[in-house]
């Protein structure tokens, strides 16, 4: 010096006035009660790192639930962290980068089914278009020869081959030497691969370790599927408490020896009327509601995620839903954005500033 890498913090600062919401105390008012209200006084508190998307996980609440299985959905290298996770930490394999570092759905394709456009001869226990190689004969051409025939080339036929060319995202190990008519793991050496063993590691896995095997199971499982593990359903409009008026419901008592209905009569039953009691529900009110897997500081354990111990702090809680306006001073002139039961993550948006660790290049000593 770097438009290199990575982790974290802040989110214009300070003061004043007024306004808005919550809470405590006081005043006043409303209600049967529970409780509530307030152009009142005073004290105090009042958005975020993402409050967002609602994509995962949990708490909480109600319902369901003996156990097991099926179905459906999810997760998928290993070990750990955690209340839990698809998150995080550390490690392994693979890929990218000069490096710090970054990315990675990364179990199984010798259980089965299936897929592969176009091109190409051939796309799964494949294949021969060009090509390479010998062979065959009443073929053709050239050449030599008096002739029989010889030599060379071409076309044809049925074979051998898979090295080279060509197609493709992918063509049944690579390089070299030998070998062969030409070739080919056909043989050999090295590299690669597989199986078994050994060593190291908790493990994933690793090894310039040993033996064996000429090489065998090409790819796709974010295709079905197989294997292992996980998962009950709903959500704060969850749910709980108090609870009128009116109209139903249940029970008891009273009243005229009553009226009406069961086609006339008796019994019986129902119903009408008054009072009391009980219970459910509606309006309405309260609650759930913010002290919590909480923040900060220190010590200890751990590489780390994180855990333990001690100290300290209280930091929005509405229910038509509050955080705004103005003034003064200063600066680098201010991004994305607004809580609604709570918490842990992920993802997405974001002007800029600061701190730590590291990498690369150059100079000086």
């Nucleotide at each position: 010096g770097g438009c290199g890498u990575u982790g974290g913090u802040c989110a214009a600062a300070c003061g004043g006035u007024c306004g808005c919401g919550g809470u405590g105390c006081g005043g006043c008012c409303c209600g049967c009660a529970a409780g509530g209200g307030u152009g009142c006084g005073u004290a105090u508190c009042g958005a975020g790192g993402a409050a967002a998307g609602u994509c995962c996980g949990g708490g909480c609440u109600g319902c369901a639930c003996a156990g097991g299985g099926c179905a459906a959905g999810g997760u998928g290298c290993c070990a750990g962290a955690u209340a839990a996770c698809g998150u995080c930490u550390g490690g392994g394999g693979g890929g990218c980068g000069a490096g710090a570092g970054c990315c990675u759905a990364c179990g199984g394709a010798c259980a089965g089914u299936g897929c592969a456009a176009c091109a190409g001869a051939g796309a799964g226990c494949a294949g021969a278009c060009c090509g390479c190689c010998a062979g065959c004969g009443g073929c053709c051409c050239g050449u030599c020869g008096c002739a029989a025939g010889g030599c060379g080339g071409g076309a044809g036929c049925g074979g051998g081959c898979a090295a080279g060319g060509g197609u493709g995202a992918a063509a049944c190990g690579g390089u070299g030497c030998g070998g062969c008519a030409a070739g080919a793991g056909c043989g050999c050496a090295c590299c690669g691969c597989g199986u078994c063993g050994g060593u190291g590691g908790c493990a994933a896995c690793a090894c310039g370790c040993g033996a064996c095997g000429g090489c065998a199971u090409g790819g796709c499982a974010a295709a079905c599927c197989c294997c292992a593990c996980c998962u009950g359903c709903a959500g704060c409009a969850a749910g709980g408490c108090c609870g009128a008026a009116u109209a139903g419901g249940g029970g008891g008592a009273g009243c005229a020896u009553g009226g009406c209905g069961c086609g006339g009569c008796c019994c019986g039953c129902g119903u009408c009327u008054u009072c009391c009691c009980c219970g459910g529900g509606u309006a309405g009110g309260c609650u759930g509601c913010u002290u919590g897997a909480g923040g900060c500081c220190a010590g200890c354990g751990g590489c780390g995620a994180c855990g333990c111990u001690g100290g300290u702090c209280c930091c929005a809680g509405a229910g038509g839903a509050a955080u705004g306006a103005c003034c003064g001073u200063u600066c680098a002139c201010g991004a994305c954005a607004g809580a609604a039961c709570c918490c842990g993550g992920c993802u997405u948006a974001u002007c800029g500033a600061c701190c730590g660790a590291c990498c690369c290049g150059g100079g000086c000593g």
Molecule: Bacterial RNase P class A
Organism: Rhodanobacteraceae bacterium